This is a predicted structure of a 96-nucleotide RNA (TPP riboswitch aptamer (THI element)) from Vreelandella andesensis. The source organism's lineage runs through Bacteria, Pseudomonadati, Oceanospirillales, Halomonadaceae and Vreelandella. Model confidence (mean pLDDT): 76 of 100.

RNA sequence: CCAUCACGACAGGGGCGCCCACACUUAGUGGGCUGAGAUGCACCCUUUGAACCUGAACCGGAUAAAACCGGCGUAGGGAGUCGUGGUGCUGCUGCA
Numbered sequence: 001c002c003a004u005c006a007c008g009a010c011a012g013g014g015g016c017g018c019c020c021a022c023a024c025u026u027a028g029u030g031g032g033c034u035g036a037g038a039u040g041c042a043c044c045c046u047u048u049g050a051a052c053c054u055g056a057a058c059c060g061g062a063u064a065a066a067a068c069c070g071g072c073g074u075a076g077g078g079a080g081u082c083g084u085g086g087u088g089c090u091g092c093u094g095c096a
Stems, first nucleotide, its partner, number of pairs: 001091001002088009011046004016040001017033006052077003058071004
């Protein structure tokens, strides 16, 4: 120096739906469903990348309803650097 593992720091990426009542047509309040998260001083994910987006007003099933479940999916995209330590007893280079 490189590779790899662990930890840490900083940085970055992402989504927020459905139903009911009140309100009354704008915002909002309360309750219910799924979920890590449904606007949180939170949660999830960062190439070992189904976090999330596209296809998609898709297909099948279930539901009070829904991006609820499954398929699509070996599809197309998708956000990272640095530091510290361990390992190398047969990684590379140099010096003695």